[in-house]
RNA sequence: GGGCGUUUAGCUCAGUUGGCUAGAGCGCAUCCUUGACGUGGAUGAGGUCAUAAGUUCGAGUCUUAUAACGCCCA
Numbered sequence: 001g002g003g004c005g006u007u008u009a010g011c012u013c014a015g016u017u018g019g020c021u022a023g024a025g026c027g028c029a030u031c032c033u034u035g036a037c038g039u040g041g042a043u044g045a046g047g048u049c050a051u052a053a054g055u056u057c058g059a060g061u062c063u064u065a066u067a068a069c070g071c072c073c074a
Stems, first nucleotide, its partner, number of pairs: 001073007010026004019057001028044005050066005
């Protein structure tokens, strides 16, 4: 330098043919349970969907550019 892949909650990851308010597990907070801790139960907080632009009535999803990370080739 070229090709491919990944980027979504604090962490690990889902997200169907583009369709109404974006989800799970773990973690976190509060409460219940316990003599206490742990376990268990209930409720809740937490998101510019990497950034910018484009297409569309509508984009996490499609297109382009950029950035970061990883793999392969030279």
Record summary
This is a predicted structure of a 74-nucleotide RNA (transfer RNA) from a Phycisphaerae bacterium. Its Rfam family is "tRNA". The family's RNA type in Rfam is transfer RNA. The organism belongs to Phycisphaerae, within Bacteria. It was read from a public genome assembly.